[in-house]
Context: one part of a larger RNA
């Protein structure tokens, strides 16, 4: 440097903001770097190809010619990329009026359950299991009424329902805050796609410093089972889970499927909003824009399946792959407290 390729064979970066680079609507003019024509130059010679010729052929050699697809000047073209000017509004935003929402953050409340403790009834078993022990209880337990502490999660609504870039979000209230649709104007005028690096989010576990700790519970003790049982079952039970700050940066971090953008039958559920015929009250039917499912035409796939939310037809731009295994490992480099991460091999060997 090419070439097929990345849903499941290798292979989409967890996700996002974004500088640099790529790439980048319509119209007018203009330059002439890109691009295209012509000209001179220059591109040794042998070689390569052509054509004639010399050794009795041929290899091999002479002569000529073409080719050398390139540069460099200069002379023109002006469609099309670039540059400079100047204008549009469709693309992208603003602004206004209206909706949806478990979207984020900080404070307060409120009800069910569990567990302790107190106090009343009451009395001998209770809990557990496949069965049963460990285990609780006559110092009064399980049940039951009252009454009190604390800590953690929100039943029902609850929906292949909704928000969120993803991780993720689910009781009420309140404040404070980002994003999304839909309407009709009205304004900016390409202001725009991706994004090597950077830089910020990032489940669970983990790690540090302080709190909290009711319930579950790694480790860990016992009791069962069992040839054995460092499992599963069961009775305990500490880290943890929770709160505040601060690290970690990884996941089946999945739609195993990057992101924007344009085209391509249909049919049918939900979710949020506009219109419209009629009634004119609603329902109900038609169309519409965003979202989220299923079913399917063409067309793609190795099949499976995808099918306008595409894996179809195409553009931009970024990542990543190139037989298993050794290995996501060793060295090193960079990050962290640490555990490790992130980058990342070869030897050998089938």
């Nucleotide at each position: 440097c090419u070439g097929g390729g990345c849903g499941u064979a290798a292979a989409g970066g967890g996700c996002g903001u974004g500088c640099a680079g790529g790439c980048g609507g319509c119209c007018u003019g203009u330059c002439a770097a890109g691009u295209c024509a012509g000209a001179u130059g220059u591109g040794a010679a042998a070689g390569c190809c052509c054509a004639c010729g010399g050794c009795u052929u041929a290899a091999c050699c002479g002569u000529g010619g073409a080719a050398g697809c390139g540069c460099a000047u200069u002379u023109g073209a002006a469609a099309c990329u670039g540059g400079c000017a100047g204008g549009c509004u469709u693309g992208a935003g603003u602004a206004c009026c209206a909706g949806a929402g478990g979207g984020g953050a900080a404070a307060g409340u409120g009800g069910a359950a569990u567990u302790c403790c107190c106090g009343g009834u009451g009395u001998a078993g209770a809990g557990g299991u496949g069965a049963a022990a460990u285990u609780c209880g006559u110092a009064g337990a399980u049940a039951u009424c009252g009454g009190g502490a604390g800590g953690a999660a929100u039943a029902c609504c609850g929906g292949u329902g909704g928000c969120g870039a993803a991780g993720g979000c689910g009781a009420c209230u309140u404040u404070c805050u980002g994003g999304c649709u839909g309407g009709a104007u009205a304004c900016u005028g390409a202001c725009g796609c991706u994004g090597a690096g950077a830089c910020g989010c990032g489940a669970a576990a983990g790690c540090g410093c302080g709190g909290g700790g009711a319930g579950c519970a790694a480790a860990c003790a016992g009791g069962a089972u069992u040839a054995g049982a460092u499992a599963c079952c069961c009775u305990g039970g500490u880290a943890g889970u929770c709160c505040g700050c601060g690290c970690c940066g990884u996941a089946a971090a999945c739609g195993a499927u990057g992101u924007g953008a344009a085209c391509u039958g249909g049919a049918u559920g939900c979710a949020g909003g506009g219109g419209g015929u009629g009634u004119u009250g609603a329902u109900c039917c038609c169309c519409u824009c965003u979202g989220u499912g299923u079913c399917g035409u063409a067309g793609c796939u190795a099949a499976c399946g995808c099918g306008c939310u595409a894996a179809g037809u195409u553009c931009a731009c970024c990542g990543c792959c190139u037989g298993g295994g050794g290995a996501g490992u060793a060295c090193g480099g960079c990050c962290g407290c640490a555990a490790g991460g992130u980058u990342a091999a070869a030897a050998c060997u089938c």